[in-house]
Context: one part of a larger RNA
RNA sequence: UUGGGUGUAAAGGGUGCGUAGACGGAAAGACAAGUUAGUUGUGAAAUACCUCGGCUUAACUGAGGAACUGCAACUAAAACUAUCUAUCUUGAGUACAGUAGAGGUGGGCGGAAUUCGUGGUGUAGCGGUGAAAUGCUUAGAUAUCACGAAGAACUCCGAUUGCGAAGGCAGCUCACUGGACUGCAACUGACACUGAUGCUCGAAAGUGUGGGUAUCAAACAGGAUUAGAUACCCUGGUAGUCCACACAGUAAACGAUGAAUACUCGCUGUUUGCGAUAUACAGUAAGCGGCCAAGCGAAAGCAUUAAGUAUUCCACCUGGGGAGUACGCCGGCAACGGUGAAACUC
Numbered sequence: 001u002u003g004g005g006u007g008u009a010a011a012g013g014g015u016g017c018g019u020a021g022a023c024g025g026a027a028a029g030a031c032a033a034g035u036u037a038g039u040u041g042u043g044a045a046a047u048a049c050c051u052c053g054g055c056u057u058a059a060c061u062g063a064g065g066a067a068c069u070g071c072a073a074c075u076a077a078a079a080c081u082a083u084c085u086a087u088c089u090u091g092a093g094u095a096c097a098g099u100a101g102a103g104g105u106g107g108g109c110g111g112a113a114u115u116c117g118u119g120g121u122g123u124a125g126c127g128g129u130g131a132a133a134u135g136c137u138u139a140g141a142u143a144u145c146a147c148g149a150a151g152a153a154c155u156c157c158g159a160u161u162g163c164g165a166a167g168g169c170a171g172c173u174c175a176c177u178g179g180a181c182u183g184c185a186a187c188u189g190a191c192a193c194u195g196a197u198g199c200u201c202g203a204a205a206g207u208g209u210g211g212g213u214a215u216c217a218a219a220c221a222g223g224a225u226u227a228g229a230u231a232c233c234c235u236g237g238u239a240g241u242c243c244a245c246a247c248a249g250u251a252a253a254c255g256a257u258g259a260a261u262a263c264u265c266g267c268u269g270u271u272u273g274c275g276a277u278a279u280a281c282a283g284u285a286a287g288c289g290g291c292c293a294a295g296c297g298a299a300a301g302c303a304u305u306a307a308g309u310a311u312u313c314c315a316c317c318u319g320g321g322g323a324g325u326a327c328g329c330c331g332g333c334a335a336c337g338g339u340g341a342a343a344c345u346c
Base pairs, nucleotide, nucleotide: 003318004317005316006315008299012314014201016199017198021194025088026087028085029084030083033081034080035077036076037075038074039073040072041071042070049065050064051063052062053061054060091191092188093187094186096183097182098181099180103177104176105175106174107173108172109171110154114150115149116148117147118146119145120144121143125136126135162169163168206247207246208245209244210243211242216240220236221235222234223233258313259312260311261310262309263308266291267290268289269288270287271286272285273284274283295302296301319346320345321344328339329338330337331336
């Protein structure tokens, strides 16, 4: 490489958009590039293969045949693919009418809690632990009441709930704004799917500049524990945690399951629509869950939200360690990220 694979054994890119490419709905006509058939030419000889012969045999060698699976031209066929022409509406999109939602961005507002400050009441402890101590406190703490300040997070509702491409999103409200679903069938008429390179977004921690700093809290300090204790426990505490702008670009970025389309028994819960006079029952569409049939699977399990049956496209894997390391290159302020070996060894 081929083949076989990728939920858990090695293997799905963190996510989307999208270029090239690959692939692509129904019916009609044209064409003949691919495709198929035939003919002609060519495909050197030798070798190899088959048959017959010559050296006593064989090696060796002579003759003939087939073969050389290819290429070119010509003639023909027209199912499929391509191309062209003119169509179609089921895929896709648009319009219209509705629906639900923690989808996003920016502003405003709210109460509880926490800490701090001021004042009042009040007096000897408070705090903390397995037990203690460090710590705070007669300069009046803890507790309690009133007032004030600040920053951060939003109790209950809250749920196998909802929304989002993923990361993720939760007090209330206003403005702007993205998507989804349902109904209808007016419009476009294959405009679709996938997507190397590329571009975008991307938790937490981290970085730069400037703010902010209530809580919590790496580092650090002290107290304990212990043989030791650079820990677990306790008292403190700085970066950080928050905001703005820029960078970084990784996670068990997980459903450890790429995207799209079609098909394949059922039962059950739930969210949001639809039609109907209807709160019931039943139907239907799009989700979110549970259980199972066939089938699949090494098994546990998956099972219309497939890991089943198929097709298309992309990504990735090929024994363990060495190693996601070294070197080089690219990116970054740095931290580091991306790409990514070999020797050797079992």